[in-house]
RNA sequence: GCCAACGUAGCUCAGUCGGUAAGAGCGGGCGUUUCAUAAGCGCCAGGUCCCUGGUUCGAUCCCAGGCGUUGGCA
Numbered sequence: 001g002c003c004a005a006c007g008u009a010g011c012u013c014a015g016u017c018g019g020u021a022a023g024a025g026c027g028g029g030c031g032u033u034u035c036a037u038a039a040g041c042g043c044c045a046g047g048u049c050c051c052u053g054g055u056u057c058g059a060u061c062c063c064a065g066g067c068g069u070u071g072g073c074a
Stems, first nucleotide, its partner, number of pairs: 001073007010026004019057001028044005050066005
């Protein structure tokens, strides 16, 4: 330099052939239980779905560009 994949919660990831509330596990807080701790159980908080633009009545999802990460080729 060229090509490809990926970018969603603090971390690891799912998700929707475009539609009314964006989810799980771990982690965090509160409660319950115990003499106490841990474990278990219940509840709660936490997100500009990387950025900009486009298409559309409507975009996390489609398209273009950018940025970043990873891999391959040279």
This is a predicted structure of a 74-nucleotide RNA (transfer RNA) from a candidate division WWE3 bacterium. Its Rfam family is "tRNA". About the family: Transfer RNA (tRNA) molecules are approximately 80 nucleotides in length. Rfam classes the family as a transfer RNA. Its mean pLDDT, the model's own confidence on a scale to 100, is 80.